[in-house]
Context: one part of a larger RNA
RNA sequence: CUGGGUGUAAAGGGUGCGUAGACGGUCGUGCAAGUCUGAAGUGAAAGGCGGGGGCUCAACUCCCGGACUGCUUUGGAAACUGUAUGACUAGAGUGCAGGAGGGGUAAGCGGAAUUCCUGGUGUAGCGGUGAAAUGCUUAGAUAUCAGGAGGAACACCGGCGGCGAAGGCGGCUUACUGGACUGUAACUGACGUUGAGGCACGAAAGCGUGGGGAGCAAACAGGAUUAGAUACCCUGGUAGUCCACGCCGUAAACGAUGAUCACUAGAUGUUGGGGGGCACAGCCCCUCGGUGUCGCAGCCAACGCAAUAAGUGAUCCACCUGGGGAGUACGUUCGCAAGAAUGAAACUC
Numbered sequence: 001c002u003g004g005g006u007g008u009a010a011a012g013g014g015u016g017c018g019u020a021g022a023c024g025g026u027c028g029u030g031c032a033a034g035u036c037u038g039a040a041g042u043g044a045a046a047g048g049c050g051g052g053g054g055c056u057c058a059a060c061u062c063c064c065g066g067a068c069u070g071c072u073u074u075g076g077a078a079a080c081u082g083u084a085u086g087a088c089u090a091g092a093g094u095g096c097a098g099g100a101g102g103g104g105u106a107a108g109c110g111g112a113a114u115u116c117c118u119g120g121u122g123u124a125g126c127g128g129u130g131a132a133a134u135g136c137u138u139a140g141a142u143a144u145c146a147g148g149a150g151g152a153a154c155a156c157c158g159g160c161g162g163c164g165a166a167g168g169c170g171g172c173u174u175a176c177u178g179g180a181c182u183g184u185a186a187c188u189g190a191c192g193u194u195g196a197g198g199c200a201c202g203a204a205a206g207c208g209u210g211g212g213g214a215g216c217a218a219a220c221a222g223g224a225u226u227a228g229a230u231a232c233c234c235u236g237g238u239a240g241u242c243c244a245c246g247c248c249g250u251a252a253a254c255g256a257u258g259a260u261c262a263c264u265a266g267a268u269g270u271u272g273g274g275g276g277g278c279a280c281a282g283c284c285c286c287u288c289g290g291u292g293u294c295g296c297a298g299c300c301a302a303c304g305c306a307a308u309a310a311g312u313g314a315u316c317c318a319c320c321u322g323g324g325g326a327g328u329a330c331g332u333u334c335g336c337a338a339g340a341a342u343g344a345a346a347c348u349c
Stems, first nucleotide, its partner, number of pairs: 003321004007303002012317001014201004021194003025088007033081002035077008049065006091191001092188003096183002103177007110154001115149007125136002162169002206247006215241002220236004258316006266294013298305002322349003331342004
């Protein structure tokens, strides 16, 4: 390299948009680059292959054939690919109507709870644990009532419910903004699929500047436990967690399962629509989209998957090739740094 693979054995990029490229619906017509076919030229000889001949055989050698699968020129074919052109509507998109829901930004609001402050009542404990102690408290704590401050998170509803490309998104209201679905079939007429590079987004932690800081809490301090205890338990507690702007660019970023399309038994939940029937708060049937469970064929090393495939096919991208060394070294790019990305070899089993 080929072949074979990528749920769990090595292997799907964290996710999207999209450039080049690759691939691409139906019906005509033209061209003839690919393709197919006829002819001519060439494809040296020797060698090799097949059949014969000559040295007693063989090696060796001579003759004939075929081959040299190629290239060039030229005559033709037009199914397929290509190309040009005309048309189509089943792919794709636009428009209209309706309902459900998500995210971002800006402004504002709500109640429960924790903490703190002020005042009242009230008196000796509170807190914590397996048991304790550190800790708080006669300068009046804990408890309880009233008032106030501030930050963060949104109980019940809440559901293998919903939405989003993924990360992810839960109090309420308003404004602006993105997408999906259903119904209709008016419009465009292949405008599509995938996508190396590229661009954008991307949990938590971390970093920079400025705010904020109630609770929680790495580090740290103390008390316990213990042979020890740099832990598990307890009392405290700083970064951080929150906000704004800017970086970082990684996760078991998981469904450990790339995207798109077509086809392939059933059964039963749930969710968003549409249509129909009946004895109409309801029930039943049909249908489109999502999300679960079970299960046949088929697949699989097995586990299991099974119309949301890991089944049967097609197109495109990414990735794998024994374990360790090693996601290391070196170089390069990016980053304020932390580090990230790319990514070996010697050696060894």